Small-subunit ribosomal RNA, 3' major domain from an uncultured bacterium, 464 nucleotides, folded computationally. RNAcentral holds the full RNA, with entries from ENA, Greengenes and SILVA.
[in-house]
Context: one part of a larger RNA
RNA sequence: UGACGGGGGCCCGCACAAGCGGUGGAGCAUGUGGUUUAAUUCGAAGCAACGCGAAGAACCUUACCAGGUCUUGACAUCGAUCUAAAAGGGAUGGAGACAUCCUCAUAGCUAUAGAGAAGACAGGUGGUGCAUGGUUGUCGUCAGCUCGUGUCGUGAGAUGUUGGGUUAAGUCCCGCAACGAGCGCAACCCCUGUCGCCAGUUACCAUCAUUAAGUUGGGGACUCUGGCGAGACUGCCUCUGCAAGGAGGAGGAAGGCGGGGAUGACGCCAAAUCAUCAUGCCCCUUAUGACCUGGGCCACACACGUGCUACAAUGGACGGGACAGAGGGAAGCGAAGGCGCGAGCCGGAGCGGACCCCAGAAACCCGUUCCCAGUUCGGACUGCAGUCUGCAACUCGACUGCACGAAGCCGGAAUCGCUAGUAAUCGCGGAUCAGAAUGCCGCGGUGAAUACGUUCUCGGGCCU
Repeated sequence: UGACGGGGGCCCGCACAAGCGGUGGAGCAUGUGGUUUAAUUCGAAGCAACGCGAAGAACCUUACCAGGUCUUGACAUCGAUCUAAAAGGGAUGGAGACAUCCUCAUAGCUAUAGAGAAGACAGGUGGUGCAUGGUUGUCGUCAGCUCGUGUCGUGAGAUGUUGGGUUAAGUCCCGCAACGAGCGCAACCCCUGUCGCCAGUUACCAUCAUUAAGUUGGGGACUCUGGCGAGACUGCCUCUGCAAGGAGGAGGAAGGCGGGGAUGACGCCAAAUCAUCAUGCCCCUUAUGACCUGGGCCACACACGUGCUACAAUGGACGGGACAGAGGGAAGCGAAGGCGCGAGCCGGAGCGGACCCCAGAAACCCGUUCCCAGUUCGGACUGCAGUCUGCAACUCGACUGCACGAAGCCGGAAUCGCUAGUAAUCGCGGAUCAGAAUGCCGCGGUGAAUACGUUCUCGGGCCU
C1' cells in the first nucleotide's frame, strides 16, 4: 500500500423478508459422472462444467474402433519424362476403397490439362492454453481505476479520490494543498410509447356508386407502412435546502434515467479454448498421415444437473364461434379441387412475395357430457398395420391409426426463478436442417400477488 476478520459505521442488489410459481418424489427427453465396451472420439469442472462447444451423430459429419487398402500421398509448390484432350458413359471382380478393361468425338499441338520416377516436401482434430496471439467467461452495468504538475514524507507512499450533503452513478454541490486531466458513469446509436409533415401500393375505406367479398370505380380522411421532424428540460407552481437536490402539484401520450436493447474501465481467477483459426517448441513420417466398408459416439446395476408431461373438475372429451405478432419461401413455400379415419397422397394455381403460400393461432367464449373414481385423469411401455425423408431407417429417424394402458393422488432434507405488461399460462415463427427438438433464439395472446422493513443469509461499494 493492499487483502482478510464469526471488528465497527454508512449504503446498495429478487440478497433476505412479503408474495406467486417451480425443482427435489413419478414417467419420459437431454447433458454429465460412473460402469461397460473392440470403440463407447475430444474438450467443458463450485458460483462462472453438466439441453455447454453441438444452430440439429442412420451413411456423411467423425476426430473413436474393427477389418480391407495407399505411401510424394486426399491437399500445395517444384519436378526429368510421357500423353492429347479434360470431362463423361459402360463392363467385370470386390463390402467398398480399388483393380482390370471398353467406349465417344472435334478444335488443337500451344496456353493449359492429365499422368508421372527419384527427391525436396506434404499431412497430423498428435502433446503442451503453465511457451503464445486472437477470442470468451467471471467479479459486474459494480462505480470504480489512474495520470500530469504541485505539496507533504529520508523512503515505500500520501494528497487529489478523504470530509458534509446528494445521486442509479467518483452524479452533482459545498468545503479542503491541491489544481487539472484520462479510461469508466451519463449522453450521442437502435427498438418502443404521443403528435405533426411528406408519400399512398400489393396496405387502408369515412362520404358516393357497386359487390358474395375493399370485389371494382373512386378517395388521400382514418389504420398502417417508412422517411423527416416535434416532444421531457425538474422547464412551470407550492414547500424545503447555502447549493446540488428532495417532496407534492399542474399541464401532458409520456415525469424526474418513461420502458427495453446495444455498450463491459484498470484489473482478478497461470479461469476457458493448441479441436474455429493462427502460432513457438516437442513428437509421428509405408504412420500419430490418407481412403473405404461396417460398427461406435444412441451401451446401462447406478448417481447428479437441466427440462417436458402429469397427478385432474379453475379439469378431460365432443360440437360450434372469435381475435395476434414476428418471421420464412425458388433444388423453395405450395393454394383451390379430389382421395385417405389419419400421418399423407394426387394435383398443380399463385408467389423472389404489405399481393401468393407456409397459416385453421391456442388459451378464450357458447352448448353438451363426465361426477371424484387411479377415473372419459395420466400417458410411459408394448403389439399390429401404415406414412414420409433419404442410396439406405436392423443397430439408430420422425409421424399416423387401432389395440395395450405403467408410474403418478402435489413430492423429505434442501433448493431455484420472478418487482409489471413482469411472474404464471397459451399458442405461433425462425436458425441448423434431406429427415430428425420437450433444446435454443425470437413473437405476440391472457395476465396476477407482494415489498412492513434491512435484524439475519449471500454478493458488492465507501470510510475506519
The prediction has a mean pLDDT of 87.
Its Rfam family is "Bacterial small subunit ribosomal RNA".